About this RNA
Predicted 3D model of RNase P RNA and transfer RNA as a complex of 451 nucleotides. Its mean pLDDT, the model's own confidence on a scale to 100, is 76. Rfam match: Bacterial RNase P class A. By type it is a ribozyme.

């Protein structure tokens, strides 16, 4: 100099006017509350401090925290799926072990189980799973041709090395052997087992023994082991004010003691946001459809699994001590408008209970490693 | 902000891994003095998109675009 390839890190910036949102201070005013002075709201100035992200998105996961009165099982429903860590947890993250692409730095991998069953493998080909003989190859019998070596057709049986079809066809690769051939046998290799050795472990192995070897693929096919899981969402929830129609209309059962009501007793009905399940507890009404009213305020609403920093332990996610800082809370939705100057002429884009993560969109910058190619 | 669903021919919609289907629009023919009706033929699909699993996806499974609905109180 080009290509690549991992990681960081910013989100145009400076000044001046003007005009937003929450907090803090301070003056002035008040018909309102309350009051002995005076507070307390409100109105009106004026100063000081603070104001959108890495993804604030998509709404895929995990959770805090808020209701279902709520509590425990059982069946299902769902989710993850190599091995050990981290973490509040997770389907997230960090190391590693298999496997894969790549010269390489480095990059993917929903990665348990087909020997627990059940399914599915279309066309194509003989035959697609306790599965097969189209063509071929041999033994044997016939026919017919022939001087010889043999050549042809056609049955019975034996074959799966060898051609064909497929994505996939009864482990490969030599050697014997055989009528021809097959793990038929032998010898590597590859597979199942088992032991020994290293890891914690997933595995892993110039070991060692046994085994002709379960006769294929397919679980983001049903299922099988494992481990995890209540449902709803802040428009969840609480409060306070105001107005109207406790209007109409259906369907579910209440009985008993008591002089009657409370009140006991049976039953029954209703109750957990899968269940004609159980237990436990708790209500006495529950459930549905028409129709009315009001669509105001507070609060939940920001001090956290919180941010920086420095030391220590860890390969590393990532803990632990010490310090230090408070950093947006708006509700028809708060950052605009306008000069001037720089400059890497900057894109994607604005919180809406709040936090850790993937994932999509996207602008420049630093930095480390690795290939080519040139030059000294 | 949260919670659901849908996407296939011009149009309304079917399609349970084996290679794209119906009605209705279209186009021609044929019938008729024309037109309609009817009858025969055809033509027309990147199954919203990318990337995976499988021999093989419109359909399984992730991710992304659009487009529709729903979510306050009182009684």
């Nucleotide at each position: 100099g080009g290509a690549g390839u991992c990681g960081g890190c910013c989100a145009g910036g400076c000044a001046a006017u003007c005009g937003c949102c929450g907090g803090g201070g301070u003056g002035g005013u008040u018909a309102u509350c309350g009051u002995u002075a005076c507070g307390a709201g409100g109105c009106c100035g004026c100063c000081c401090c603070g104001g959108a992200g890495g993804a604030a998105a998509g709404u895929c996961c995990g959770g805090g925290c808020u209701c279902c009165u709520u509590c425990g099982g059982a069946c299902a429903g769902g989710g993850c799926g190599c091995c050990a860590g981290g973490u509040a947890a997770c389907g997230c993250c960090u190391g590693g072990a298999g496997g894969g692409c790549g010269c390489g730095a480095g990059c993917c991998c929903a990665u348990g189980g087909a020997a627990a069953g059940u399914g599915c493998c279309a066309c194509a080909g003989a035959a697609a799973a306790c599965a097969a003989a189209c063509c071929g190859c041999c033994u044997g019998g016939u026919u017919c041709a022939a001087g010889c070596c043999u050549g042809a057709g056609c049955c019975c049986g034996g074959u799966a090395a060898g051609g064909g079809u497929g994505a996939a066809a009864a482990g490969g690769u030599g050697c014997g052997g055989u009528a021809a051939g097959a793990g038929c046998g032998c010898a590597c290799c590859g597979c199942g087992c088992g032991a020994c050795u290293g890891g914690u472990a997933a595995c892993a192995g110039u070991u060692c023994g046994c085994g002709g070897c379960a006769c294929g693929g397919u679980a983001a096919a049903c299922c099988c082991c494992g481990c995890c899981u209540g449902g709803a969402g802040c428009a969840a929830g609480a409060c306070c004010a105001a107005a109207u129609a406790g209007g109409g209309g259906a369907g579910c059962a209440g009985g008993g003691c008591u002089c009657a009501a409370g009140g006991c007793c049976c039953g029954c009905c209703g109750c957990c946001g899968g269940u004609c399940c159980c237990g436990a507890g708790c209500g006495g009404g529950c459930u549905c459809c028409c129709g009315g009213g009001u669509a105001g305020g507070u609060u939940g609403c920001u001090a956290g699994a919180g941010g920086c920093g420095a030391u220590c332990g860890g390969c590393g996610a990532c803990g632990a001590u010490c310090g230090u800082c408070c950093c947006a809370g708006a509700u028809g939705a708060a950052u605009g408008g306008u000069u001037g100057c720089c400059a890497u002429c900057g894109a994607c884009a604005g919180a809406a209970c709040c936090c850790g993560g993937c994932u999509u969109a996207u602008u420049g910058c630093c930095g480390g490693c690795u290939c080519c190619g040139g030059u000294c | 902000g949260g919670g659901c669903g849908a996407u296939u021919a011009g149009c309304u919609c079917a399609g349970c891994g084996g290679u794209a289907g119906a009605g209705c629009g279209c186009u021609g023919c044929a019938c008729u003095c024309a037109c309609a009706u009817u009858g025969c033929a055809g033509a027309g699909g990147u199954c919203a998109c990318u990337g995976g699993u499988u021999c093989g996806a419109a359909a399984c499974c992730a991710g992304u675009a659009u487009c529709g609905c729903c979510c306050a109180c009182c009684a």